[in-house]
Molecule: RNase P RNA; transfer RNA
Organism: uncultured Cellvibrio sp.
RNA sequence: AGUCGGCCCGACAGUCGCUCUAGUGUUAACUGAAAAACUCUCUUGAGUGUUACUCGGUGCAUUGGGGAGGAAAGUCCGGGCUCCAUAGGGCAGAGUGCCAGGUAACGCCUGGGAGGCGCGAGCCUACGGAAAGUGCAGCAGAGAGUAGACCGCCUAAGCAUUCGCAAGAGUGCCGGUAAGGGUGAAAGGGUGCGGUAAGAGCGCACCGCGCGACUGGUAACAGUUCGUGGCAUGGUAAACCCCACUCGGAGCAAGACCAAAUAGGCCUCCAUUGGUACGGCCCGUAUCGGAGGCGGGUAGGUUGCUUGAGGCUAGCGGUGACGUUAGUCCCAGAUGAAUGACUGUCCACGACAGAACCCGGCUUACAGGCUGACU
RNA sequence: AGGACUAUAGCUCAGUUGGUUAGAGCACCACCUUGACAUGGUGGGGGUCAGCAGUUCGAGUCUGCUUAGUCCUACCA
Numbered sequence: 001a002g003u004c005g006g007c008c009c010g011a012c013a014g015u016c017g018c019u020c021u022a023g024u025g026u027u028a029a030c031u032g033a034a035a036a037a038c039u040c041u042c043u044u045g046a047g048u049g050u051u052a053c054u055c056g057g058u059g060c061a062u063u064g065g066g067g068a069g070g071a072a073a074g075u076c077c078g079g080g081c082u083c084c085a086u087a088g089g090g091c092a093g094a095g096u097g098c099c100a101g102g103u104a105a106c107g108c109c110u111g112g113g114a115g116g117c118g119c120g121a122g123c124c125u126a127c128g129g130a131a132a133g134u135g136c137a138g139c140a141g142a143g144a145g146u147a148g149a150c151c152g153c154c155u156a157a158g159c160a161u162u163c164g165c166a167a168g169a170g171u172g173c174c175g176g177u178a179a180g181g182g183u184g185a186a187a188g189g190g191u192g193c194g195g196u197a198a199g200a201g202c203g204c205a206c207c208g209c210g211c212g213a214c215u216g217g218u219a220a221c222a223g224u225u226c227g228u229g230g231c232a233u234g235g236u237a238a239a240c241c242c243c244a245c246u247c248g249g250a251g252c253a254a255g256a257c258c259a260a261a262u263a264g265g266c267c268u269c270c271a272u273u274g275g276u277a278c279g280g281c282c283c284g285u286a287u288c289g290g291a292g293g294c295g296g297g298u299a300g301g302u303u304g305c306u307u308g309a310g311g312c313u314a315g316c317g318g319u320g321a322c323g324u325u326a327g328u329c330c331c332a333g334a335u336g337a338a339u340g341a342c343u344g345u346c347c348a349c350g351a352c353a354g355a356a357c358c359c360g361g362c363u364u365a366c367a368g369g370c371u372g373a374c375u
Numbered sequence: 376a377g378g379a380c381u382a383u384a385g386c387u388c389a390g391u392u393g394g395u396u397a398g399a400g401c402a403c404c405a406c407c408u409u410g411a412c413a414u415g416g417u418g419g420g421g422g423u424c425a426g427c428a429g430u431u432c433g434a435g436u437c438u439g440c441u442u443a444g445u446c447c448u449a450c451c452a
Base pairs, nucleotide, nucleotide: 001375002374003373004372005371006370007369008368010346011345012344013343014342015341016340018067019066020065021064022063023062024061025060026059029058030057031056032055033054037048038047039046040045069352073363074362076361077360078359079358080357081251082250083249084248088283089282090281091280093247094246095245096244097243098112099111100110101109102108113127114125115124116123117122128242129241133240134239135236136235150181151180152177153176154175158173159172160171161170162169163168189207190206191205192204193203194202208231209229210228211227212226213225214223215222216221255303256302257301258300265294266293267292268291269290270289274288275287276286277285296451297450298449310329311328312327313326314325315324316323317322347350376448377447378446379445380444381443382442385401386400387399388398394432403419404418405417406416407415425441426440427439428438429437
């Protein structure tokens, strides 16, 4: 000067608050239960009123403990959980895409392969198939996919013609030619030698490429290997498509319970070969009404709710992601929504940013500090 | 919190299978018409296709990530 990881997110002390939680106290704060008493009833039971004692809930007081993040964000993926059928079959649709492994699962991670970048440590890659099919390629250019003759090169063969005694030379036609120029993002292997009228994988050598075998590797793939093919097979699949694999839908405003309240209505549409659950369609299963609009009412409480694919330490297995065993810890749970304010000291003067059902990832934003390994 | 979508000229919108220089209406400017204005006619200007990357020969269009904005979602009968 760089590369790759890990950790922290101003520090300490005091005072006053907010929220959750555990304990204690409070009955001259509120409330519930149970019990006793009285009344009715054949009985079961129902009702009335009281709070001295008992138990609980709320409140209040007090003591102790916990209290935002690495991204809590974007909602881009994957899963748990809940309801719809124990989530079933097919078509359509969507997604993923080198190989192997990890995982609850993934588009994530790890290791390897191939290609590219870097002196290097290392980094990046939507990286299956274009010799199944279809499509597309504007403009330019002669030609854009069963290639192509504009300029150039050639005149050996054929025809015509000019000059010439002749040999031969020239011109035109018919042609040949993909070496060179030019057009374009892209023009159908490269270099060299031979060859030829000029040329051309036309032939040969080397390089490249395809196919087959062999060897190594689980595989992707690789090779100072062998054989074979003169080369066929240009690009585009973040165009349709093909191949392989995966995917049922909705989401905590899911769902469950309690309480309160009403004009307990009206209109339209669909409908038993059907409707609904089922939100692409068909089958199948269950069920018998369903959808929309107008008008009306309540917009309160409890639960879901945080112990979890959890964290830390150590051992073992593995290259690693990770797995496993033992010990240990409990670490936000609000619902107008807490995590703050002030004072003092210190420094490098503090970025991006605030949980809302919960996890695993990715991506994006971000001032600075500490630390390990390596070039 | 959970979902669905939109962004193209000053405003409202088109843009087909990716193709040549992205269009239309209103608005704006200039000229003509009029004594002057309006109307009408002719011509013209104005676009980082919200931004940044990627795929492709080529992107408004395809893909990814950001930014800004809009809409929907409670229960009872």